Parts: sequence; structure tokens; C1' cells
RNA sequence: GGGCAGCUAGCUCAAUGGUAGAGCAAAUGACUCUUAAUCAUUAGGUUCUGGGUUCGAGCCCCAGGCUGCCCA
Repeated sequence: GGGCAGCUAGCUCAAUGGUAGAGCAAAUGACUCUUAAUCAUUAGGUUCUGGGUUCGAGCCCCAGGCUGCCCA
């Protein structure tokens, strides 16, 4: 320098162009002699950035940034 894949909650990841979710973690409560485990509940989002298309964009298009892999 070129190609490919990816970027969404603290972490790991879902989501057919039509209400943004799960597991783990966290907080609170229950249970337990205690820790742990288990159960219930709650909170947690600039969907990498800037534009465009659309009635409507996490998703489609353009440009940029970052990460990983491959080639040179």
C1' cells in the first nucleotide's frame, strides 16, 4: 500500500427497514449459621464519527476513524 471481517449496555454478543434485547457482571430483596450457590426485582444505550436515501435507519448508500486477519 491492497483485500476481507468487525465496531450496539461495564464484558461477550443478538436484533427481517417498523417499540433496541439476551447472557454474564452490578444494585436491591428473598433464602442460607456465614461465604458461595439459587430465586425474584431494578437500573444500565450518543447502536464508532459525519453526511445521504426513506414516512421511518442498528440495518441501505458515501466519506472518515479504530480493531483483527490475509496479501504485498